[in-house]
RNA sequence: ACUGUGAAGGGUUUGAUCCUGGCUCAGAACGAACGUUGGCGGCAUGGAUCAGGCAUGCAAGUCGAAUGAAUCCUGGGUGCUUGCACUUGGGGGAAAUGGCGAAAGGGGCAGUAAUGCAUGGGGAAUCUACCUCGGGAUAAUGUAUAGCCUUCCUAACGGAUGGGUAAUCCAUUACGAUAUGUUUGGCGGGCAUCCGCUGGAUAUGAAAGAAUUUCGUCUCGAGAGGAUCCCAUGUCGUAUUAGGUAGUUGGUGGGGUAACGGCCCACCAAGCCGAAGAUGCGUAGCGGGUGUGAGAGCACGAUCCGCGCCACUGGCACUGAGACACUGGCCAGACACCUACGGGUGGCUGCAGUCGAGAAUCUUCGUCAAUGGGCGAAAGCCUGAACGAGCGAUGCCGCGUGUACGAUGAAGGCCUUCGGGUUGUAAAGUACGAAAGAGGUAAGAAAGGGAAACUUGAUCAAACCUCAGUAAGCUCGGGCUAAGUUCGUGCCAGCAGCCGCGGUAAGACGAACCGAGCGAACGUUGUUCGGAAUCACUGGGCUUAAAGGGCGUGUAGGCGGAUGUCUAAGUCUGGGGUGAAAUCCCACAGCUCAACUGUGGAACUGCCUUGGAUACUGGAUGUCUAGAGUGAGAUAGGGGCGUGCGGAACUGUCGGUGGAGCGGUGAAAUGUGUUGAUAUCGAUGGGAACUCCGGUGGCGAAAGCGGUACGCUGGAUCUUUUCUGACGCUGAGGCGCGAAAGCUAGGGUAGCGAACGGGAUUAGAUACCCCGGUAGUCCUAGCCCUAAACGAUGGGUACUAGAUAGUAGGGUAACAUGGCUUUACUGUCGAAGCAAAAGUAUUAAGUACCCCGCCUGGGGAGUAUGGUCGCAAGGCUGAAACUCAAAGGAAUUGACGGGAGCUCACACAAGCGGUGGAGCAUGUGGCUUAAUUCGAGGCUACGCGAAGAACCUUAUCCUAGACUUGACAUGUGCGAUAGCGGUGGGCGGUAACUCCCGGAAACGGGGUGUGAUUCCUAGCAAUAGGAGGACCCACUACAGGUGCUGCAUGGCUGUCGUCAGCUCGUGUCGUGAGAUGUCGCGUUAAGUCGCAUAACGAGCGAAACCCUUACUGUUAGUUACUACAGGUAAUGCUGAGGACUCUAGCGGGACUGCCGGUGUCAAACCGGAGGAAGGUGGGGACGACGUCAAGUCAUCAUGGCCUUUACGUCUAGGGCUGCACACGUGCUACAAUGGCGUGAACAAAGGGAAGCCAAGUCGCGAGACGGAGCAAAUCCCAAAAAACACGCCCCAGUUCAGAUCGGAGGCUGCAACUCGCCUCCGUGAAGUUGGAAUCGCUAGUAAUCGCAGGUCAGCAACACUGCGGUGAAUGUGUUCCUGAGCUUUGUACACACCGCCCGUCAAGCCACGAAAGAGGGGAGCGGACGAAGUCGCGCUAAGUGCCGAAUCCGAUACCCUUGAUUGGGACUAAGUCGUAACAAGGUAACCGUAGGGGAACCUGCGGUUGGAUCACCUCCUUU
Repeated sequence: ACUGUGAAGGGUUUGAUCCUGGCUCAGAACGAACGUUGGCGGCAUGGAUCAGGCAUGCAAGUCGAAUGAAUCCUGGGUGCUUGCACUUGGGGGAAAUGGCGAAAGGGGCAGUAAUGCAUGGGGAAUCUACCUCGGGAUAAUGUAUAGCCUUCCUAACGGAUGGGUAAUCCAUUACGAUAUGUUUGGCGGGCAUCCGCUGGAUAUGAAAGAAUUUCGUCUCGAGAGGAUCCCAUGUCGUAUUAGGUAGUUGGUGGGGUAACGGCCCACCAAGCCGAAGAUGCGUAGCGGGUGUGAGAGCACGAUCCGCGCCACUGGCACUGAGACACUGGCCAGACACCUACGGGUGGCUGCAGUCGAGAAUCUUCGUCAAUGGGCGAAAGCCUGAACGAGCGAUGCCGCGUGUACGAUGAAGGCCUUCGGGUUGUAAAGUACGAAAGAGGUAAGAAAGGGAAACUUGAUCAAACCUCAGUAAGCUCGGGCUAAGUUCGUGCCAGCAGCCGCGGUAAGACGAACCGAGCGAACGUUGUUCGGAAUCACUGGGCUUAAAGGGCGUGUAGGCGGAUGUCUAAGUCUGGGGUGAAAUCCCACAGCUCAACUGUGGAACUGCCUUGGAUACUGGAUGUCUAGAGUGAGAUAGGGGCGUGCGGAACUGUCGGUGGAGCGGUGAAAUGUGUUGAUAUCGAUGGGAACUCCGGUGGCGAAAGCGGUACGCUGGAUCUUUUCUGACGCUGAGGCGCGAAAGCUAGGGUAGCGAACGGGAUUAGAUACCCCGGUAGUCCUAGCCCUAAACGAUGGGUACUAGAUAGUAGGGUAACAUGGCUUUACUGUCGAAGCAAAAGUAUUAAGUACCCCGCCUGGGGAGUAUGGUCGCAAGGCUGAAACUCAAAGGAAUUGACGGGAGCUCACACAAGCGGUGGAGCAUGUGGCUUAAUUCGAGGCUACGCGAAGAACCUUAUCCUAGACUUGACAUGUGCGAUAGCGGUGGGCGGUAACUCCCGGAAACGGGGUGUGAUUCCUAGCAAUAGGAGGACCCACUACAGGUGCUGCAUGGCUGUCGUCAGCUCGUGUCGUGAGAUGUCGCGUUAAGUCGCAUAACGAGCGAAACCCUUACUGUUAGUUACUACAGGUAAUGCUGAGGACUCUAGCGGGACUGCCGGUGUCAAACCGGAGGAAGGUGGGGACGACGUCAAGUCAUCAUGGCCUUUACGUCUAGGGCUGCACACGUGCUACAAUGGCGUGAACAAAGGGAAGCCAAGUCGCGAGACGGAGCAAAUCCCAAAAAACACGCCCCAGUUCAGAUCGGAGGCUGCAACUCGCCUCCGUGAAGUUGGAAUCGCUAGUAAUCGCAGGUCAGCAACACUGCGGUGAAUGUGUUCCUGAGCUUUGUACACACCGCCCGUCAAGCCACGAAAGAGGGGAGCGGACGAAGUCGCGCUAAGUGCCGAAUCCGAUACCCUUGAUUGGGACUAAGUCGUAACAAGGUAACCGUAGGGGAACCUGCGGUUGGAUCACCUCCUUU
């Protein structure tokens, strides 16, 4: 300088997030296959499976110029029997001898993991026909033999006898070298054997002719090309293959070969290979290259080229230059064919073709025209090599299916908000004319051959002329991923690469329309690479996600301090050789372009060789002391082993005291005790463990180590710097140590204590609790070798802010206290950095280097199998099938906890009164029924919808009957409105009214009488005709539905809850989900307020604003009121008044405003004053974000579905009231704080016209008669009741209570039987204060007393909604129950604990393991037999010996298939048993081990925190 231009992500774990991690998609490719479709051409390509079997034809011949010639054709001659013989010419020529070729070309990939291939070397260890060059030679002689002729055997193939013949066949002789061997000189070289050049002697040894410018033959040398041999390096998986090897390794001497060599043989030695993987097993032709990829790589090895190997299977040699030979030979075997049964023949992995198997791969084509090969002197012959054509969309490339104009935006289709939109300039229509095709003409592929004339194209075909309308599909449309609507279907049918769609409104299924992509193709399937940094060399990790070995020691190996010199292996650099061609890349060129092809260049990143450099690494050699070790002096320590000793406690025994229990638990019981326990005192025995000190204190490699004394012993630290001089670090295998449990043998056994027994608990309790208790725990000797063996963090070295505490030492200062400083070890906090985060942070998880171990989705599984160790238990090593789309880590927000803290509420407590017991009322369930219509269902259904079911209401709830454009509405329009209302027909005694009949009515049928309107035309009028409204009939859209879906919806409502919460903007923090704000301290009824504060503000809620009530002012004064006057039996009755009460408008008043105290100089709280009212004065309305798929389709509205002579409408009757029973809500009671009687007071708020109803009269009463007043501050309902006063009752089933029943009445209403209310007389049930349980209420409240209203004809109202009268008790607390709020904590939950989830058992299905055995396979081993053949022996004869394929027999190991039965495992909407885990999961969980148990599991021993909670200790931070 050139080349090189190149790197993308997405979906899916979660409520959401970050990470880890797998699965999956988008890309490219293919010798492909399948589905749908299919116009043309060019160039390629096409048996990948059974190296399975093959009919038929062809694929290797050629040379007469090497040779003799059968025989045929033809000419001449002779003989003559005129068609035979002989002879002589010419032309062909079978078969054969001989030469060359047949070892090439063509096919395939079975075998082969190295006898192969690739790259680079070597041959001083080699051969070579044809070809080229050079030297020399080519002389004689002889005998056979095939063909041929004759005879014969055989079915055939073929063979035998006799005769005779040629050669470039064969043999002999001669000449003879520069060849070869032996020997002997000289010179030069090398690499040990040796090599080259040049002399001498000796031995061996050649030949062929044909044709005539030549070609051959023999010999020697050289070359080119070809071939053999050797070496180095590279070349798949498996260690669940670790040892292999006797010609094995080497030597000596032979044999053999073209040649080296154990290649073969005899003898000698005992070697050789192997953890850098020998041997075995499995798989596989290798390379150039191909696909992919940014590359590094990964996968592959079709077509083309190079090499190797194979030729039906196995063995063998012959010939030859070359073979152990694809279309040659011999033998053996299997298979197939022929046969006369005696015997023979064959080899498509050549080109076509056929069968078979398979998802799958072509014509039994043409020509030697070209290119090339064989033979030949040549012409030429042969050539399924080759060149061409055919078939296949198999691939790549190119072209076409038209172009322009054309809007009534046609028709049709689809959608629609019904307006329209879209298909769509698309079509139709008009004009034009490429590609392909047919016919004709025709350059080129041609070079050659031949003396010449002349001749050679199988096949393809540019270019030119003429004619003619003939060619579009496939896939997709939820996201990834470009492109959507409607209908159908209804977890069905189906789709699906992953996530996932489908259960009545499916953009995901099917169809249609529309759209998107590609296009003669488009999709699917399979495979490879990519994405995948998901095996990470480039380029990953291991605290918690998968992953650090339990710990040490140490072998191999890897790595290694400072400083010199040498070397030059690694390394760097220059040169040379090689890296075949094709391919890839670049440039140019040729086919119209492209694919394709040609030329040139570059490249081939490699290997070898050579010159140089020497920083680094290595090697050699010297020196050094900082690493390491050593000496000396000190120090601390539960370091280890052994032997003694000690006290406390426990337990046993003996004795004393004592006298009823002890013990144990949540509570108990089992147990123990009057035969004297427990308790207590004394004595004595035994075994185990060592309180306090004791401590994130010490020691040790880890496991681990704790009374004390002695003995033995390992290591560490500090100081000094004596000595050695890199002696170091790590460490695969190996070796050693290794808690607890467990095992073997022998001891020991106090306590504790698996198993086991008993008692409890429980639904059960193989557990937790209790009483006992065996192994064991202890010692000695020997095994076992595993733990949550953990800091879940391998070892070593160096570097990188600090602060602080402890342990063991040293230094400094005269000493002490206290400082300062320096080593080693043990902790805590923390900067930078790192990390997914949590966190870590000089004791790293930071920054680097060195070495080892380990990981690669979850499950299956640390399982099976094999091996190995162990007495066993079991340990170490350690898979696959199958299955899932996740499994997982950290952190976030919620929710939850039989977690914690704080706070609140009639939540509890303190009280009062109830419910639950009785009777009755009412609602619900259940039962019943023809029907008992429907809805509501924990709180938040149940005196609820229903503020009122006799009919009606009322609902096809039941029975029976009836109607069908309908009980109700609309249909261009008319009209001022009201109102009438569509279409067609009819319309005068018509509609309507009235009457009758049937009927329970609805309704149906019929008749008498009365009897209607507008307009037009004609007409004087009557009247006639026509049209219309009402009406009638018919018809059509429809109307109707309390039918379904509240899980399609709107609206409304309940509940948490009048709880104090729920959010946003900007900012800040965090990778992010999110956090902060909203937390903290104080305060409040309150996220109310204050302070503080990385937050500052704001919104919805709370509060306030509104209504009512309590005080008051003012205004107003009737129907209300009455201080003044008058009057009455009496009364606001009258005058008058505006004072009072009251009414109802407008105002005032209360704000922690004032005082004291507390509190942070705060907010606020406590107390007080004043005040009608005091800290929100009381009550009401008002209900945040949201939760419950809460309730309601039967208030209403509404999508969809269903129904239409009925699920609509009407009618009568019944039912909703039914009654063994259960529950909820109430009323009345059980009595003396009462009941009854008499007397006599005091309200508020309401209602009233189809109404309230006064006075008066009648009735015991309900009520009746009556009629004044009042649309109301006027009149009426209307009497308030409890209370109060007096009297009686005297504790009883009563003078309590009133159910039930009988009788007699009243009222409402068409109608009180089912089924109303009220009155009177009589009757007089249960009930004597209510079990477990449970409800309401904190002041004008509870309790108690009555009054009114709505609904309503009446009423089942004791309900509901209001009103007033009388009028308490208790608490000033938060332990507990319930609910709620905030904070914090744990979580495997997020459908959120009504969650999640484990195991047995039962069912189905799938793959796997074991298993008495059974079947098969390849490879070797031992033996038997021994073909062909080579070699040897032999009289070169017969034959025989060694080796030797196949076959047979035997034993062994390995592998595959199968197997009754059996074992666990995976999977599967709703099976059984429990509830082991996740919260303290209700006994914290887990690990190892042992025992036990239906199962999850339980228990013992040791260990871990990956346990919550509380307290304490230590430590840290700040002051």

The prediction has a mean pLDDT of 81. The RNA shown here (small-subunit ribosomal RNA) has 1519 nucleotides and comes from Zavarzinella sp. Lineage of the source: Bacteria > Pseudomonadati > Planctomycetota > Gemmatales > Zavarzinella.